A computed fold for a 588-nucleotide part of an RNA from Agelaius phoeniceus, annotated as small-subunit ribosomal RNA, 5' domain.
Its mean pLDDT, the model's own confidence on a scale to 100, is 80.
The RNAcentral record of the full RNA draws on SILVA.
Its Rfam family is "Eukaryotic small subunit ribosomal RNA".
The organism belongs to Agelaius, within Eukaryota.

Context: one part of a larger RNA
RNA sequence: UAUGCUUGUCUCAAAGCUUAAGCCAUGCAUGUCUAAGUACACACAGGCGGUAUAGUAAAACUGCGAAUGGCUCAUUAAAUCAGUUAUGGUUCCUUUGGUCGCUCCUCUCCCGCUCCUUGGAUAACUCUGGUAAUUCUAGAGCUUAUACAUGCCGACGAGCGCCGACCUCCGGGAACGCGUGCAUUUAUCAGACCAAAACCAAACUGGGCCCGCCCGGCAGCUGUGGUGACUCUAGAUAACAUCUAGCCGAUCGCAAGCCCCCGUGGUGGCGACGACCCAUUCGAAUGUCUGCCCUAUCUACUUUCGAUGGUACUGUCUGUGCCUACCAUGGUGACCAUGGGUGACGGGGAAUCAGGGUUCGAUUCCAGAGAGGGAGCCUGAGAAACAGCUACCACAUCCAAGGAAGGCCUCAGGCACGCAAAUUACCCACUCCCGACCCGGGGAGGUAGUGACGAAAAAUAACAAUACAGGACUCUUUCGAGGCCCUGUAAUUGGAAUGAGCACACUUUAAAUCCUUGAGCGAGGAUCCAUUGGAGGGCAAGUCUGGUGCCAGCAGCCACGGUAAUUCCAGCUCCAAUAGCGUAUCUU
Numbered sequence: 001u002a003u004g005c006u007u008g009u010c011u012c013a014a015a016g017c018u019u020a021a022g023c024c025a026u027g028c029a030u031g032u033c034u035a036a037g038u039a040c041a042c043a044c045a046g047g048c049g050g051u052a053u054a055g056u057a058a059a060a061c062u063g064c065g066a067a068u069g070g071c072u073c074a075u076u077a078a079a080u081c082a083g084u085u086a087u088g089g090u091u092c093c094u095u096u097g098g099u100c101g102c103u104c105c106u107c108u109c110c111c112g113c114u115c116c117u118u119g120g121a122u123a124a125c126u127c128u129g130g131u132a133a134u135u136c137u138a139g140a141g142c143u144u145a146u147a148c149a150u151g152c153c154g155a156c157g158a159g160c161g162c163c164g165a166c167c168u169c170c171g172g173g174a175a176c177g178c179g180u181g182c183a184u185u186u187a188u189c190a191g192a193c194c195a196a197a198a199c200c201a202a203a204c205u206g207g208g209c210c211c212g213c214c215c216g217g218c219a220g221c222u223g224u225g226g227u228g229a230c231u232c233u234a235g236a237u238a239a240c241a242u243c244u245a246g247c248c249g250a251u252c253g254c255a256a257g258c259c260c261c262c263g264u265g266g267u268g269g270c271g272a273c274g275a276c277c278c279a280u281u282c283g284a285a286u287g288u289c290u291g292c293c294c295u296a297u298c299u300a301c302u303u304u305c306g307a308u309g310g311u312a313c314u315g316u317c318u319g320u321g322c323c324u325a326c327c328a329u330g331g332u333g334a335c336c337a338u339g340g341g342u343g344a345c346g347g348g349g350a351a352u353c354a355g356g357g358u359u360c361g362a363u364u365c366c367a368g369a370g371a372g373g374g375a376g377c378c379u380g381a382g383a384a385a386c387a388g389c390u391a392c393c394a395c396a397u398c399c400a401a402g403g404a405a406g407g408c409c410u411c412a413g414g415c416a417c418g419c420a421a422a423u424u425a426c427c428c429a430c431u432c433c434c435g436a437c438c439c440g441g442g443g444a445g446g447u448a449g450u451g452a453c454g455a456a457a458a459a460u461a462a463c464a465a466u467a468c469a470g471g472a473c474u475c476u477u478u479c480g481a482g483g484c485c486c487u488g489u490a491a492u493u494g495g496a497a498u499g500a501g502c503a504c505a506c507u508u509u510a511a512a513u514c515c516u517u518g519a520g521c522g523a524g525g526a527u528c529c530a531u532u533g534g535a536g537g538g539c540a541a542g543u544c545u546g547g548u549g550c551c552a553g554c555a556g557c558c559a560c561g562g563u564a565a566u567u568c569c570a571g572c573u574c575c576a577a578u579a580g581c582g583u584a585u586c587u588u
Stems, first nucleotide, its partner, number of pairs: 001584005009457001011455002015450001016417001022415003026412002031064002037061002043056002062436001071370003081291003085287003090284002096279003099275001114250001118149002125141006159180004166173002181247002185239005204217006225232001249273001251272004257267003293341003300332003307329006346366002349360004372393002375390003395406001397404002423448001425447003431444001432442003463494003466490006473482003499528001501521002504518002531577005536558002542572001544571004553560001
């Protein structure tokens, strides 16, 4: 694990893993709206003033989620996984913190300037339709945006780097013009850290004197940050900037204030949403080191179809033979490579156990893989996604035969398979998750139902008197007697206790149920009746009775049974465990 017999209470509780990762009717399991993206649905209900938008709100556009969860264990043997380190070799929706006047310009010319706000669509809606059929859709007519696009003003004038007309007292000054933000791509520079001396040029200065030569002396100028380590970060220069496809806010709500030069003025709070980039968080992805079962009836394996290394490119989010080109000829192996097997997903763990071991681990936690089999891909921050798409193969559904739709190893449920496994139940109240969200959804999850997988507690009687039997004790020479003892037995008697069950009420709960609690009924052969196996030995317990007669049967093993069976079939009695016990099997 399965199965046989039995089963009163109560609390927990596993459960189609093993065989078929076999096949599936039906239903469900992923959706979502706030003051705050978009409302013209008479679809509603209003109050009015007579209208710009008000309220609730179906539908639909938009945004986000759907890559989580749940299930299963088929693959998989240095693979997964565990511990350990690394990313100075990468990405990251969201959260949180920074940042969001750092740029002067959107140009060939003419015409010409929306920024108190630009453009063109499209759905829902209305109308007309097609098909046997679908979550199929065609045509016509409207109309929104934080959808899709387009695009100023402002700060704004300098500073800095080139160029340098021109002016100049030769010391200098300087107009016009061009470039100048962050992100991207490329190249260059600086970022020094004990040599010392001499030489050259210029400046300052000391001394000597032949006054224009010689001999000395020397200040000042050393500039980001970090690491064990950068080709890091920051800085500078020159360019790049891709048919315009990086950023630099034409958005929404609530409040409605202050200032004046009173107008189509100026200014202004708290939020929501949105942005390139940097960090952070949640992670993710790749690596490093060490570690795995059986097998030699597997001894050599790999390699121009990448095997091992080098150089360079492509490619990738990045590192790498990941790929391509050109070179080199390497790399592994009795320290068991390579091949094969596995009724092999790995680990945390489980059983057994002095110590050491042996066996198990499909299974609730952490990783991995997969959705009939392979393959490919779209969208997206994230998928090689399957309750997404596209083919092929295998299954298989509807059809009017033209076509159309499919994927339960989610939850229930059915068939098949088998020794082998539950309800087509109720609910989002709990725990949490998702969403535009305090409001919706969730077969995640919870709650009941089935449930002797298994585990904990624990009824089936207790007491007394009487009678009888026995034992100590006291008295007694013995016989015997006693109660201020005890044990057992009795279909003797007695009242006391109580739940199982029935059932009302609270409680419980989302609503119930159960438990707990309180009323009422509820026990004498207390018929409210405990079983399962055994009674030769191992091994606790019968030399009782009847039946059978090497038959029927029992018996793990030894043995039993041939007419007195301690062993079979029964009755009685007894023993063991007990709401459980037996059997088979795996394992220790």